[in-house]
Molecule: transfer RNA
Organism: Saccoglossus kowalevskii
């Protein structure tokens, strides 16, 4: 300098044939027990790495950016 991957909740991670995000750990109620754990129920959290475009509509498609990881010089 340049190719190629990734970037989603406090963390792990699905979802890239465009129709408003699954699941797990984690947190908080509750059931349970003399009490805790453990299981069992509920519930809250993410406008998707950032800004523009395309689109009735973008994690998904395009332009630049940014930051990690590998490769070539």
């Nucleotide at each position: 300098g340049c190719c190629u991957c990734a970037g989603u909740g406090a963390c792990c991670a699905a979802g890239u044939g465009g129709g408003u995000a699954a699941g797990g750990c984690g947190u908080c109620g509750g059931u349970c027990u003399c009490g805790u754990a453990a299981a069992c129920c509920g519930a809250a959290g993410a406008u998707c790495a950032u800004u523009g475009g395309u689109u009735c509509a973008a994690c998904c498609c395009c332009c630049a950016u940014c930051u990690g990881a590998g490769g070539c010089u």